This is a predicted structure of a 73-nucleotide RNA (transfer RNA) from a Candidatus Omnitrophota bacterium. It matches the Rfam family "tRNA". From the family's description: Transfer RNA (tRNA) molecules are approximately 80 nucleotides in length. Their secondary structure includes four short double-helical elements and three loops (D, anti-codon, and T loops). Further hydrogen bonds mediate the characteristic L-shaped molecular structure. tRNAs have two regions of fundamental functional importance: the anti-codon, which is responsible for specific mRNA codon recognition, and the 3' end, to which the tRNAs corresponding amino acid is attached (by aminoacyl-tRNA synthetases). tRNAs cope with the degeneracy of the genetic code in two manners: having more than one tRNA (with a specific anti-codon) for a particular amino acid; and 'wobble' base-pairing, i.e. permitting non-standard base-pairing at the 3rd anti-codon position.

RNA sequence: GCGCCCGUAGCUCAAUUGGAAGAGCAGCGGGUUUCUAACCCGUUGGUUGGGGGUUCGAGCCCCUCCGGGCGCG
Numbered sequence: 001g002c003g004c005c006c007g008u009a010g011c012u013c014a015a016u017u018g019g020a021a022g023a024g025c026a027g028c029g030g031g032u033u034u035c036u037a038a039c040c041c042g043u044u045g046g047u048u049g050g051g052g053g054u055u056c057g058a059g060c061c062c063c064u065c066c067g068g069g070c071g072c073g
Stems, first nucleotide, its partner, number of pairs: 001072007010025004019056001027043005049065005
């Protein structure tokens, strides 16, 4: 330099063919317990890596940039 894959909550990952984002863990509050842990109930948390485009509508399609991984030279 070229090709491919990945980037979504604090962490690990979902999200069907474009119809608008969810789970587990963690955090917070409560229950239980002499206290803690475990367990149970409730709950907060997202400019979907940045920018632009297409579309009535984009996490998903297109372009570009950034970061990471793999391969080729």